Context: one part of a larger RNA
Molecule: large-subunit ribosomal RNA, domain II
Organism: marine sediment metagenome
RNA sequence: GCCAACGAGUUAUGGUCUGUAGCCAGGUUAAGCUUGAUAGCGGAGCCGUAGCGAAAGCGAGUCUGAAGAGGGCGAAAACGAGUUGCAGGUCAUAGACCCGAAACCGAGUGAUCUAUCCCUGUCCAGGUUGAAGCCUGGGUAAGACCAGGUGGAGGACCGAACCAGUGUACCUUAAAAAGUACUUGGAUGAGGUGGGGAUAGGAGUGAAAGGCUAAUCAAACUCGGAGAUAGCUGGUUCUCCCCGAAAUAUAUUGAGGUAUAGCCUCGCGUAUGCGGCUGCCGGAGGUAGAGCACUGAAUGGACUAGGGGGCCCACCAGCCUACCAAACCCAAUCAAACUCCGAAUGCCGGCAAGCUAUGACGCGGGAGUCAGACUGUGGGAGCUAACUUCCAUGGUCGAGAGGGAAACAACCCAGACCAUCAGCUAAGGUCCCCAAGUACCGGUUAAGUGGGAAAGGAGGUGGAGGUGCACAGACAACCAGGAGGUUAGCUUAGAAGCAGCUACCCUUUAAAGAAAGCGUAACAGCUCACUGGUCAAGCGGCUCUGCGCCGAAAAUACAACGGGGCUCAAACCGGUCACCGAAGCUAUGGGUGUGCCGUCUUUUAAGGCGGUGCGCGGUAGGGGAGCGUUCGUUGCGGGCCGAAGCCGCACCGUGAGGGGCGGUGGACUGCAACGAAGUGCUUAUGUUGGC
Numbered sequence: 001g002c003c004a005a006c007g008a009g010u011u012a013u014g015g016u017c018u019g020u021a022g023c024c025a026g027g028u029u030a031a032g033c034u035u036g037a038u039a040g041c042g043g044a045g046c047c048g049u050a051g052c053g054a055a056a057g058c059g060a061g062u063c064u065g066a067a068g069a070g071g072g073c074g075a076a077a078a079c080g081a082g083u084u085g086c087a088g089g090u091c092a093u094a095g096a097c098c099c100g101a102a103a104c105c106g107a108g109u110g111a112u113c114u115a116u117c118c119c120u121g122u123c124c125a126g127g128u129u130g131a132a133g134c135c136u137g138g139g140u141a142a143g144a145c146c147a148g149g150u151g152g153a154g155g156a157c158c159g160a161a162c163c164a165g166u167g168u169a170c171c172u173u174a175a176a177a178a179g180u181a182c183u184u185g186g187a188u189g190a191g192g193u194g195g196g197g198a199u200a201g202g203a204g205u206g207a208a209a210g211g212c213u214a215a216u217c218a219a220a221c222u223c224g225g226a227g228a229u230a231g232c233u234g235g236u237u238c239u240c241c242c243c244g245a246a247a248u249a250u251a252u253u254g255a256g257g258u259a260u261a262g263c264c265u266c267g268c269g270u271a272u273g274c275g276g277c278u279g280c281c282g283g284a285g286g287u288a289g290a291g292c293a294c295u296g297a298a299u300g301g302a303c304u305a306g307g308g309g310g311c312c313c314a315c316c317a318g319c320c321u322a323c324c325a326a327a328c329c330c331a332a333u334c335a336a337a338c339u340c341c342g343a344a345u346g347c348c349g350g351c352a353a354g355c356u357a358u359g360a361c362g363c364g365g366g367a368g369u370c371a372g373a374c375u376g377u378g379g380g381a382g383c384u385a386a387c388u389u390c391c392a393u394g395g396u397c398g399a400g401a402g403g404g405a406a407a408c409a410a411c412c413c414a415g416a417c418c419a420u421c422a423g424c425u426a427a428g429g430u431c432c433c434c435a436a437g438u439a440c441c442g443g444u445u446a447a448g449u450g451g452g453a454a455a456g457g458a459g460g461u462g463g464a465g466g467u468g469c470a471c472a473g474a475c476a477a478c479c480a481g482g483a484g485g486u487u488a489g490c491u492u493a494g495a496a497g498c499a500g501c502u503a504c505c506c507u508u509u510a511a512a513g514a515a516a517g518c519g520u521a522a523c524a525g526c527u528c529a530c531u532g533g534u535c536a537a538g539c540g541g542c543u544c545u546g547c548g549c550c551g552a553a554a555a556u557a558c559a560a561c562g563g564g565g566c567u568c569a570a571a572c573c574g575g576u577c578a579c580c581g582a583a584g585c586u587a588u589g590g591g592u593g594u595g596c597c598g599u600c601u602u603u604u605a606a607g608g609c610g611g612u613g614c615g616c617g618g619u620a621g622g623g624g625a626g627c628g629u630u631c632g633u634u635g636c637g638g639g640c641c642g643a644a645g646c647c648g649c650a651c652c653g654u655g656a657g658g659g660g661c662g663g664u665g666g667a668c669u670g671c672a673a674c675g676a677a678g679u680g681c682u683u684a685u686g687u688u689g690g691c
Base pairs, nucleotide, nucleotide: 001691002690003689004688005687006686011094012093013092014091015090016089017088018087019086020085021084022083023082026047027046028045032041033040051058052057061073062072063071064070097235098234100232104225105224106223107222108221109220115199116198117197118196119195120194121193122192123191124189126158127157128156129154133150134149135148136147137146138145162186163185164184167182168181169180170179201217203213204212205211238626239625240624241623242622243621248261249260250259251258252257262369263368264366265365266364267363268362269361270360275356276355277354278353279351280350281349282348283347289341290339291338295335296334297333299331300330301329304325306324307323308321309320310319311318372397373396374395375394376393377392378391379390380389381388402413403412404411417590418589419588420587422586423585424584428580429579430578431564432563433562437577439576440575441574442573443572444571450566456550457549460547461546462545463544464543465542467540468539469538477534478533479532480531481530483507484506485505488502489501490500513528516527517526518525591616592615593614594613595612596611597610598609599608600607601606627680629677630676631675632674633673634672635671636670637669638668645664646663647662648661649660651658652657
């Protein structure tokens, strides 16, 4: 892992509600007695029949109060109802649906492992070094001291046994729950070790690592309290039908818990009254927008206090100011905490009709929900960042399948009762993958733009508008001219159109600047403006706008259309017709819930049949109806001419399931009604067994 079996809302007592049964202004016994008996006896007690008050107490009243007041809570005579069982929902108390701690406490058991200590034994090959002391000699006044020898000290040295465990490799479902190999440290010592003994659980022991105390240690192990507690995680077993949430508010030693409300469900009740939508009428309001009348902000100007600066001035005064600037004025602005104004929606109330719906409201039983997510819109926070965060208001997902968006909870279309090899559509599509147009009409794009992106840039190209020049010849090109006073004056070494400053005139002309550029040291030289000719018909610049171009760098590989592939398109814009396309709609048949109608029937608080209208996605959850298992009671059956169980098969039922036949098996078992439960398993790293 698979299979089989086992495996989780029970029981007791009490409360409450619903159903049902008995009796009813009453209902009912408990212990106990008795008995064949769950039958009988037993009325103590409990609930109800009266309330009010804290109470004494009073009583259809009572309490408060000075009160015959007022007010609170009650009564009202009547179909006003209780009570005791049983069953079910739920709550409380109990382990209370099941499994699960880390821990706490008590009583004990452990020092055969290990820590330390005590008693008593035992062990340490071999080699090296050579302390003190002593002896001899030297030396000294005597010493000190020196040399040689002797001697054999040391937590001395090297190194086996022994003890340890440094580094590396191997091992890692190991040979081993700590090892093996090589290597390494100590090896006369604070040494190793045998035997005997002592100390223990908040305690021991510890050359101290929270180490060790029997493969267990920041408090051992065993049993018990004990089913500790677990606002936490996991699991919680058959079927069908109806409805169907929430992820909010408030409070909380509260924040992943809980209570009440909100939202769901079930029952009863209230009404032609209420609810929702549309229309009309009447209201409250200060948002969007706008505005500047207030409060503030803020730009320029004008005007002008005050101030700065300059001039002047003995003082006082005065003058100037492209300085700063209040108030006032003009122009133009800004504001969540500004408003002279001011919507649309929304909200409240009313009116009548239509539509809609058991929707609304009241009382009661049962819940779940209190982590929400994305998206449109209005905002706060943030960076007008985030698959960000916090509100509001819609939608969807959540709890929603189907079609589209290549794939894709939250986007677009659309809400799946079942069946059909029938039809029509939505979004989106119609060249192939791939169902349907290689459809039609008119235009655009040349960039594979389409099929990713900004500021900014550009004789890309289409459309519209307005404007200038032009057959008295424009624009482009070519031919020719482009002059004189004059080298203008100044400056300058020079300055002659062309370093710089000033001026920018006059003449001849078809036209020609005291010169737009190149050039020279300065001249010169080459162009330009401007003019004529040749040619011949359009040529410039501007604004708005459609589509395109550049701007354009990312990590394995094309990789920014799903792919192929597409260019008067299979791209884009406008228009037209057709088709495809979903679980939408329609058609046909069927099922089921509910309202209404008809009909039948002692299952009459109901049920059967038929018709008709409206429904039938669904998590948490509420409600309803059933299937099956074991046992019991009563009745009726089956079985060795073969029960149960097991295996197989094309039958029946919406389903849980049921039946028939055959085989196997070899002794029990079924149906109906009622009753009672150890009553249904795929998941709990579930338990046990098998493989």